[in-house]
Transfer RNA from an uncultured Gammaproteobacteria bacterium, 74 nucleotides, folded computationally.
Rfam family: tRNA. About the family: Transfer RNA (tRNA) molecules are approximately 80 nucleotides in length.
Its mean pLDDT, the model's own confidence on a scale to 100, is 80.
The sequence was found in a public genome assembly.
C1' cells in the first nucleotide's frame, strides 16, 4: 500500500426490506425480602449508534471520504 470483517449504554452484544419511542444480558442506583450479606423480585438512570458530508418525506441501516481495532496479502 491492497483486501476482508468490525466500531451501537460502563462491559459483552442484538437490531436487517430504510419507517412507530434504539434494545437485551451483566454492571450501577433505589425499594422490597433478610438478624445481616448474597441470591431472587420490582422500579429507575445511563446512548452525538466512531467522525464529516451526501441520497431520501424518513438513515444505526444506503453512498463517498476520514479515523480506530482485528485478520489476510504484498
Nucleotide at each position: 500500500g491492497g483486501c476482508u470483517a468490525g466500531g451501537u449504554a460502563g462491559c459483552u452484544c442484538a437490531g436487517c426490506u430504510g419507517g412507530u419511542u434504539a434494545g437485551a444480558g451483566c454492571a450501577c442506583a433505589g425499594c422490597a425480602c433478610u438478624c445481616a450479606u448474597a441470591a431472587c423480585g420490582c422500579u429507575g438512570g445511563g446512548g452525538u449508534c466512531g467522525g464529516c458530508a451526501g441520497u431520501u418525506c424518513a438513515a444505526g441501516u444506503c453512498u463517498g471520504c476520514c479515523u480506530c481495532u482485528a485478520g489476510c496479502c504484498a